[in-house]
């Protein structure tokens, strides 16, 4: 440097759930907890998924105007433990 991913030692991460906190929500962070993970490290500029505060719009209520309720749509908000991209430890050949 290349390849494979069966194993050893020492480590690493931490799903669900509970809890505190931030957030409109999705979800994030801290603590507890382990279903799993060889990239469950990093990237939200590609695809996909989630949410819809605000915006737009439709219906309706009300009406002087402002506005209320319900639906649709929209990321500028999220998810890397969905795919993808990227970097990479030990041991083995």
């Nucleotide at each position: 440097c290349u390849g494979a991913u069966a194993u050893a030692g020492g480590g690493g991460c931490a799903a669900a759930c509970c809890u505190g906190u931030c957030g409109a929500a999705a979800g994030g962070c801290g603590g507890g907890g382990a279903c799993g993970c060889a990239a469950a490290g990093c990237c939200a500029a590609g695809g996909g998924u989630c949410u819809a505060a605000g915006g737009u719009u439709u219906a309706u209520c009300g009406a002087u105007u402002g506005g209320g309720u319900a639906g649709a749509u929209u990321a500028u908000g999220a998810c890397a433990g969905c795919c993808g991209g990227u970097u990479g430890c030990c041991g083995c050949a």
Annotation
c-di-GMP-I riboswitch aptamer, 93 nucleotides, folded computationally. Its Rfam family is "c-di-GMP-I riboswitch aptamer". From the family's description: GEMM was predicted in a large-scale screen for bacterial structured RNA regulatory elements. Model confidence (mean pLDDT): 81 of 100.